[in-house]
Glycine riboswitch aptamer from Bacterioplanes sp., 86 nucleotides, folded computationally. It was read from a public genome assembly, where an Rfam model found it. The model forms 85% of the base pairs in the Rfam consensus. The prediction has a mean pLDDT of 77. Lineage of the source: Bacteria > Pseudomonadota > Oceanospirillales > Oceanospirillaceae > Bacterioplanes.
RNA sequence: GCUCAGCUCGCAGGAGAGAGAGACUUAGUCUCCGCCGAAGGCGCAAACUCCCAUAAACGCUCAGGCAGCCGGACUGCGACUUACGA
Numbered sequence: 001g002c003u004c005a006g007c008u009c010g011c012a013g014g015a016g017a018g019a020g021a022g023a024c025u026u027a028g029u030c031u032c033c034g035c036c037g038a039a040g041g042c043g044c045a046a047a048c049u050c051c052c053a054u055a056a057a058c059g060c061u062c063a064g065g066c067a068g069c070c071g072g073a074c075u076g077c078g079a080c081u082u083a084c085g086a
Stems, first nucleotide, its partner, number of pairs: 003086002006081001008079006018033001020032005034066003040062001041060003
């Protein structure tokens, strides 16, 4: 210096599960029951004789969610940055 990756931003796509019951000031709030996992969070394996450490789209369901809107892991495109990494 260049490329890739990564952070951030923009656009597009984006699943699942009761428009549940009751009350009230009615798509809102509270209580109760039933569910969902792809915000976040928590937990676990082998690789290796033992120990330590460590992962997920696996498990849990605290949080969040269960008409629409919003959100949404992740994917594609574009932009930005070069502190960190190859």